[in-house]
A computed fold for a 178-nucleotide RNA from a Thermoleophilia bacterium, annotated as c-di-AMP riboswitch aptamer (ydaO/yuaA leader). Of the family's consensus pairs, 96% are formed in the model. Taxonomically the source falls in Thermoleophilia (Bacteria, Bacillati, Actinomycetota).
RNA sequence: CGAACCCAUCUGCCGAGUCCCCUCGCACCGCGACGGGGAUCGGGGGACCCAAUUGCCGCGGCGACCAAUUGCCGCGGCCGGGGCGAAUCGGACGGCUUGCCGUCCGUAGCGCGUGUCCGGAGAGUGCCGGCGCCCGCGAGCCCGUCAGCUAACCCCGUAGGCAGCAGAAAGCGAGCAA
Repeated sequence: CGAACCCAUCUGCCGAGUCCCCUCGCACCGCGACGGGGAUCGGGGGACCCAAUUGCCGCGGCGACCAAUUGCCGCGGCCGGGGCGAAUCGGACGGCUUGCCGUCCGUAGCGCGUGUCCGGAGAGUGCCGGCGCCCGCGAGCCCGUCAGCUAACCCCGUAGGCAGCAGAAAGCGAGCAA
């Protein structure tokens, strides 16, 4: 002197995840809390109507003239089912305990950026939608045999993570080597 890394401020991104008041504390523009309250935004449960009514095995019981068969009821076992989220659905290969795991390639879908593009509202900057291009994501968690829709009503959340001078693409020319 500088890189990685860490902290603070600021700017921005994914996401519902922001704002206000009170109490207490502090280093007192304000910040903090296994604190409290409210607003906002987001999610779940929950009628009529509408929709739907799908099983298998075993045991026992009941009705039909007897038996068989079938149907219904009860009990037990097996397969379940559902929610948040964009995060679903496939293929190939490999590992192995034929049920899972792993690695790649795609994909429904989602997001950033961008454009002498199209459209919309708007006083302007900006904003929203569409199309094209490009770069990423395409996870994870929860309920616990139970939940369709659903007014009233009830309940829950209001987090967490990431980026910020480097990177990418096209074209032209020159040189070197074969």